[in-house]
RNA sequence: GUCGACUUAGUUUAGAGGUAAAACAAUUAAUUUGUAAUUAAUGGACACUAGUUCAAUUCUAGUAGUCGGCA
Repeated sequence: GUCGACUUAGUUUAGAGGUAAAACAAUUAAUUUGUAAUUAAUGGACACUAGUUCAAUUCUAGUAGUCGGCA
């Protein structure tokens, strides 16, 4: 230089047009003399900017970042 893949919660992953789910983690409560463990509950996220659509995490384009192939 060129081609391709990926970006969703604090972490690891689902969801592939009808408004986002789970596990672990965090917080609170119960239990315990206390801690741990256990049980219950709560909060927390679609990289960014445009376009298509009644409706976009999802489709299209661009930007940024990460990784890889070729040179």

Description
This is a predicted structure of a 71-nucleotide RNA (transfer RNA) from Jaminaea pallidilutea. Model confidence (mean pLDDT): 81 of 100. Its Rfam family is "tRNA". RNAcentral holds the sequence, with entries from ENA.